[in-house]
Molecule: THF (Tetrahydrofolate) riboswitch aptamer
RNA sequence: UGAAGAGUAAAGGCCUAUUCGUAAAGUGUCGGCGGAACGGGGAGUUGUCAGCCGAACGAAAAGCGUUUUGCUUGCGGUUUGGGCUUUGCAUCCCGCUUCA
Numbered sequence: 001u002g003a004a005g006a007g008u009a010a011a012g013g014c015c016u017a018u019u020c021g022u023a024a025a026g027u028g029u030c031g032g033c034g035g036a037a038c039g040g041g042g043a044g045u046u047g048u049c050a051g052c053c054g055a056a057c058g059a060a061a062a063g064c065g066u067u068u069u070g071c072u073u074g075c076g077g078u079u080u081g082g083g084c085u086u087u088g089c090a091u092c093c094c095g096c097u098u099c100a
Stems, first nucleotide, its partner, number of pairs: 001100005010087008020076003029055005035049002040094004061073004
């Protein structure tokens, strides 16, 4: 100098436990506002995540006990943790490993 490669945050799926709701919040969709994070270092999007505000849409209860709000089984694109698995720095520069 050239070629090849590794590694993260995070996201998806399945299993499991758990929270909340079932008196409808949450999830999901759209719009607005201001943020955050993004391989070891730097930069960083029209991508990602979360918050707030607004809008539209919208649901599965049953049994037992009891006269107080409980228990059980369900249900919900429900919460969180764990396990397995798949994908994985938008991109650029440098670094790292291997080979020449």